The part of an RNA shown here (large-subunit ribosomal RNA, domain IV) has 318 nucleotides and comes from a soil metagenome.
[in-house]
Context: one part of a larger RNA
RNA sequence: CUCAGGUUAAGGAACUCGGCAAUACAGCGGCCGUAACUUCGGGAUAAGGCCUCCCCUCUUUUUGAGGGGCGCAGCGAAAGAUGCCAUGCAACUGUUUAUCAAAAACACAGGUCCGUGCUAAGUCGUAAGACGAUGUAUACGGGCUGACCCCUGGCCAGUGCCAGAAGGUUAAAUGGAGGGGUGCAAGCUCCAAAAUGAAGCCCUGGUGAACGCCGGCCGUAACUAUAACGGUCCUAAGGUAGCGAAAUUCCUUGUCGGGUAAGUUCCGACCCGCAUGAAUGGGGUAAUGAUGUGGCAACUGUCUCAACCUGAGACCCG
Repeated sequence: CUCAGGUUAAGGAACUCGGCAAUACAGCGGCCGUAACUUCGGGAUAAGGCCUCCCCUCUUUUUGAGGGGCGCAGCGAAAGAUGCCAUGCAACUGUUUAUCAAAAACACAGGUCCGUGCUAAGUCGUAAGACGAUGUAUACGGGCUGACCCCUGGCCAGUGCCAGAAGGUUAAAUGGAGGGGUGCAAGCUCCAAAAUGAAGCCCUGGUGAACGCCGGCCGUAACUAUAACGGUCCUAAGGUAGCGAAAUUCCUUGUCGGGUAAGUUCCGACCCGCAUGAAUGGGGUAAUGAUGUGGCAACUGUCUCAACCUGAGACCCG
C1' cells in the first nucleotide's frame, strides 16, 4: 500500500451527482396516546410519552399506591421497524430482459368496439383429423383502453371497414357479322366485330372507444395596454371540458410567491402550449411501491482529517 473487520476527541452531511456506504436511533411486551386525508376498510405499531427485576404491606385476584432489596445490566439471553412532510408515475397483489435494466415497461379486474347462430368464428395440419368445446351469444375469438370518481368535444374530405336487386367499366367463356390462307370444288384452317357475361373498381350512402385530422392575416374600447367585437382568405372540420415551463417549454436558471444565509433542482401560481388535450384516453384520487424527485428530524468516520487495533496479502528465507 491492497482486501476484510473493528474503535475514535470536538463537530455532525460541511462529503457527494445523490446521506452512496456505514453507524446509530427505535425495538414482535404492557399502559396512555395518535393528524391530514379517505373508496369509511384504512391511514396506524401513525407520530409521541411512560413503564419493565425481586420481597413486603395496603387495596378485590387484575390493577394501583407505599416501603424495602440485589446486580454491570430487570422487553436481564437470542431474535425482532428509523420516522416525518411534499410531489411525479403506476390503482392494487402479481410479471419481466436466466448472465449489466424490476421500472413509469407487461399483466390485471373493469370499460368499449369488431367478428361468430354451431359442421360457429378463429387456430394447427397437404390431408384425415384436432383445439375452440363434450362449450352455445351472461358463450367463444380478436383489437384498443386499463381499479374507482368526474368525463370523453368537432371533422366521414383522404384511407379503411360496412351497406347498396340501378348505372359505368371489367376476364375467361358463350357468340359469330365479316374477313384471311389453301384448294377446281367439297372441305380444312386461321383472325374476328356486335351481343351475352362475376367479383373488383367507379358510383350512392353510413361509420371515430376505425387509421387519423382538429387554421391564417388585418383592424377595433375616452391614458396606455389588451381586444368581448368586426373584416377577409382557406378548410372535411378548425382543439371543446380539462390540464399546462409539464416524464411534454426550444428561447429558459421564463416571471411571481414559498422553502435556504445563499436554491439551474423542489413546491404553489401565471399562461406567449417552439411542439398539451380527451379509451394512441383527459383530469382527479385513498391505499399500495426493493419506483422517480425535493425537504425535515434523529443519527453517524460520508466529511473537516485523520489516527489506532485485528486478520489475510504485499516484503525476506526455504
It matches the Rfam family "Bacterial large subunit ribosomal RNA". Its family is annotated with structural constituent of ribosome and ribosome in the Gene Ontology. Model confidence (mean pLDDT): 84 of 100.